Small-subunit ribosomal RNA, central domain from an uncultured bacterium, 349 nucleotides, folded computationally. It matches the Rfam family "Bacterial small subunit ribosomal RNA". The literature on the family includes a 2002 paper in BMC Bioinformatics by Cannone et al., "The comparative RNA web (CRW) site: an online database of comparative sequence and structure information for ribosomal, intron, and other RNAs". Model confidence (mean pLDDT): 87 of 100.
Context: one part of a larger RNA
RNA sequence: CUGGGCGUAAAGCGUCCGCAGGCGGGUCAUUAAGUUGGAUGUGAAAGCCCGGGGCUCAACCCCGGAACUGCAUUCAAAACUGGUGACCUUGAGUACGGGAGAGGAGAGUGGAAUUCCUGGUGUAGAGGUGAAAUUCGUAGAUAUCAGGAGGAACACCAGUGGCGAAAGCGACUCUCUGGCCCGAUACUGACGCUCAUGGACGAAAGCGUGGGGAGCAAACAGGAUUAGAUACCCUGGUAGUCCACGCCGUAAACGAUGAAUGCUAGCUGAUGGGCCUUCUACCGGUUUAUUGGCAAAGUUAACGCAUUAAGCAUUCCGCCUGGGGAGUACGGCCGCAAGGUUAAAACUC
Numbered sequence: 001c002u003g004g005g006c007g008u009a010a011a012g013c014g015u016c017c018g019c020a021g022g023c024g025g026g027u028c029a030u031u032a033a034g035u036u037g038g039a040u041g042u043g044a045a046a047g048c049c050c051g052g053g054g055c056u057c058a059a060c061c062c063c064g065g066a067a068c069u070g071c072a073u074u075c076a077a078a079a080c081u082g083g084u085g086a087c088c089u090u091g092a093g094u095a096c097g098g099g100a101g102a103g104g105a106g107a108g109u110g111g112a113a114u115u116c117c118u119g120g121u122g123u124a125g126a127g128g129u130g131a132a133a134u135u136c137g138u139a140g141a142u143a144u145c146a147g148g149a150g151g152a153a154c155a156c157c158a159g160u161g162g163c164g165a166a167a168g169c170g171a172c173u174c175u176c177u178g179g180c181c182c183g184a185u186a187c188u189g190a191c192g193c194u195c196a197u198g199g200a201c202g203a204a205a206g207c208g209u210g211g212g213g214a215g216c217a218a219a220c221a222g223g224a225u226u227a228g229a230u231a232c233c234c235u236g237g238u239a240g241u242c243c244a245c246g247c248c249g250u251a252a253a254c255g256a257u258g259a260a261u262g263c264u265a266g267c268u269g270a271u272g273g274g275c276c277u278u279c280u281a282c283c284g285g286u287u288u289a290u291u292g293g294c295a296a297a298g299u300u301a302a303c304g305c306a307u308u309a310a311g312c313a314u315u316c317c318g319c320c321u322g323g324g325g326a327g328u329a330c331g332g333c334c335g336c337a338a339g340g341u342u343a344a345a346a347c348u349c
Base pairs, nucleotide, nucleotide: 003321004320005319006318007303008302012317014201015200016199017198021194022193023192025088026087027086028085029084030083031082033081034080035077036076037075038074039073040072041071042070049065050064051063052062053061054060091191092188093187094186095185096183097182098181099180103177104176105175106174107173108172109171110154115149116148117147118146119145120144121143125136126135162169163168206247207246208245209244210243211242215241216240220236221235222234223233258316259315260314261313262312263311266294267293268292269291270290271289272288273287274286275285276284298305299304322349323348324347331342332341333340334339
C1' cells in the first nucleotide's frame, strides 16, 4: 500500500466540542483543473515478446517487428467532479405560540430514623450467634417517656417512567441557567456531516490544604470457627465516606454495538405534545418525538438483530491482524504521589 473485519471469536476512543483535512442538496449559465478522445514529439541500446536467420542442435549470436501501459506540447468534447456567477427550498438555522422533565449551579427549609447528652419511670440483665464468647450493665444498662445536640441520607409517590453528551441526576421552596419536544406561519438561503492534532467534561477509589464526623467502615485489635483461618461470623474501630478549593483521568466508563443521513412488512404496551370525533369526563381514530416487548423480509458461524438493525446503501473518524512474554521494559509526555498515557523486543508454544 492492499484485502478482510470490529454485539459475544482480536478489534468502537468513557463522552462531547471542534481547527486543519475528507465528504457534501436542487436548477441554470460559464470555465476547462481533474476526466475523455485525436495528433505530434519523446519514451537510448541491450533484455522480455513475435517472425526470420547463423554456429551440425542447444545455450549463444545476428536481422526485422511489436512493445515500452509513461511524459510533454497541441487540438477538441463538456456528461460527471472541481472553479466562477445567478437563483431555489426540501438539509441546517432564526423568529413566534405552547409543553414535559430526579438536566445543572447557589441559598434556605422540613419530617422519619440512627447515635450521643440531660432528666423521669424501672430492675437485672442486655447484646450477639448455627451455638458461643469478646462487649455493655447494680457507678443502674437493655426497655420506655420528655427535652436537647449533631451529621448523613431523603421511606411512600416510583414506573424496562422522566432528564442529561457521557459520567450521572430523586424530600420541599426560591433565585440563576442549559438542552429537548409539539404546532402553525414568516425569515435566512447549503450556512451542512465527520473529525487526526487539540480542548472540555468525566463514577468509585486515591492525593494536597482547611473544615466536619451521626451512621457505616478498608487497615487494625479482640472473640469465635478451623488441622491452620493473616478469611467467611461476632464485638470494637482509624483512614475514608460529608463540605470548600485544587489534583488524579481510570472502570464489565456496557447496548461489551462510533457519529450522521436516506431507504426497507407488521402487531402490541409506555411517556410528552398535536389533530379529528363525541360535545369534550371517557372511549375511539390519526400524527409526531422518545422509550419497551414480539415478530416478516433480510442478515448472522450460531446465539440473535430486525424502522432504537447486527438489514440495504453513502460519508467521515477510531480500532484489529495467532497465544504467552505484555498493556510489560526502555524512552517521551503528564502527575505532589499513587500512577496514567504512548508502546516494543529477545525468547517460547